[in-house]
A computed fold for a 357-nucleotide RNA from Paludibacterium paludis, annotated as Bacterial RNase P class A. Its Rfam family is "Bacterial RNase P class A". By type it is a ribozyme. Its mean pLDDT, the model's own confidence on a scale to 100, is 76.

RNA sequence: GGAGUCGGCCAGACAGUCGCCGCGCCGCAAGGCGGGGAGGAAAGUCCGGGCUCCAUAGAGCAGGAUGCCGGUUAACGGCCGGACGCCGCGAGGCGAUGGAAAGUGGAACAGAGAGCUGAACCGCCGAUGGCCUUUCUUCGGAAAGGAUCAGGCAAGGGUGAAAAGGUGUGGUAAGAGCACACCGCGGACGUGGCAACACGGACGGCAGGCUAAACCCCAUCCGGAGCAAGACCAAAUAGGGGUGCGUUAACGUGGCUCGCGUUGCACCCGGGUAGGUUGCUUGAGCCCGUCGGCAACGGCGGGCCUAGAGGAAUGACUGUCCAACGACAGAACCCGGCUUACCGGCCGACUCCCCCC
Numbered sequence: 001g002g003a004g005u006c007g008g009c010c011a012g013a014c015a016g017u018c019g020c021c022g023c024g025c026c027g028c029a030a031g032g033c034g035g036g037g038a039g040g041a042a043a044g045u046c047c048g049g050g051c052u053c054c055a056u057a058g059a060g061c062a063g064g065a066u067g068c069c070g071g072u073u074a075a076c077g078g079c080c081g082g083a084c085g086c087c088g089c090g091a092g093g094c095g096a097u098g099g100a101a102a103g104u105g106g107a108a109c110a111g112a113g114a115g116c117u118g119a120a121c122c123g124c125c126g127a128u129g130g131c132c133u134u135u136c137u138u139c140g141g142a143a144a145g146g147a148u149c150a151g152g153c154a155a156g157g158g159u160g161a162a163a164a165g166g167u168g169u170g171g172u173a174a175g176a177g178c179a180c181a182c183c184g185c186g187g188a189c190g191u192g193g194c195a196a197c198a199c200g201g202a203c204g205g206c207a208g209g210c211u212a213a214a215c216c217c218c219a220u221c222c223g224g225a226g227c228a229a230g231a232c233c234a235a236a237u238a239g240g241g242g243u244g245c246g247u248u249a250a251c252g253u254g255g256c257u258c259g260c261g262u263u264g265c266a267c268c269c270g271g272g273u274a275g276g277u278u279g280c281u282u283g284a285g286c287c288c289g290u291c292g293g294c295a296a297c298g299g300c301g302g303g304c305c306u307a308g309a310g311g312a313a314u315g316a317c318u319g320u321c322c323a324a325c326g327a328c329a330g331a332a333c334c335c336g337g338c339u340u341a342c343c344g345g346c347c348g349a350c351u352c353c354c355c356c357c
Base pairs, nucleotide, nucleotide: 001353002352003351004350005349006348007347008346009345010344012321013320014319015318016317017316018315020037021036023034024033025032026031039328043339044338046337047336048335049334050333051226052225053224054223063222064221065220066219067218068082069081070080071079072078083097084095085094086093087092098217099216103215104214105211106210121157122156123153124152125151128150129149130148131146132145133144134143135142136141165183166182167181168180169179170178184206185204186203189200190199191198192197230278231277232276233275240269241268242267243266244265245264249263250262251261252260253259285304286303287302288301289300290299291298292297322326
């Protein structure tokens, strides 16, 4: 100098004027003064929790989610650290990464064969037993050849995403873990590690294909609905309950009387609606320091208060400046995450290549 990896940060700045929404103080009021007013994602609503009500959710079924190990946390499918596999020269990145020796299912096309006792299309062999030919013959047979029948093989070719481990040597008629060496694999053992797992020397010639974001099995977790949750105050009108008055009236109580009920009046009570208040922002909060921890995170000390509407505010204009016109985008109960969107820029750590000293 070039190329790249990972992490963090900013998101136009300052001043003035006029507005908008809350809050505090003053004022009878009109109003005045002071102070606050979007984000890193406020978004998608995909996870997790707080809070609230229904309820009592203890157990089981169904259903759903998660899925290597350890930690962190209120909790998580998040985060941190580690293991393993794959990718990258590397810094690093990616991974639903439990179980296929419980059962069921699936695998198009191609292919001989797709899951069973392994199979045999081309191919290789044909040692062995036949057959055919030739030669020899002591006439019993023997030898050589043929690839012809039986049979043997799975090395090579071919199909496929995948065909009972790979390389080499020996071996054989040809071959083959058939034998051996190394690698791989398997279940034990030993060592290290909390663990996932790693390493080691023996042993076993080698079990058994793939697929579980297919059903399924195993382990762990999950009650439901959501701030339009819910709580409080509470009209008008209508209706409900209770007590008393009136039993002079009417109706009902199978025909009559008593009694009772309804209609009437007065008082009391409670529920709901409109409306109002609350929930509402002080919270697993933010900043700084320090201690523990590799880290996520936690402990302690100090400081700070930072929108809260209910048709829903956060804007406009002017001036100056900039690496110069400033992206994506607007809170609605709150918080922790994830994901997605995003002009431009800054900082830190690290890797690889080239050049110079």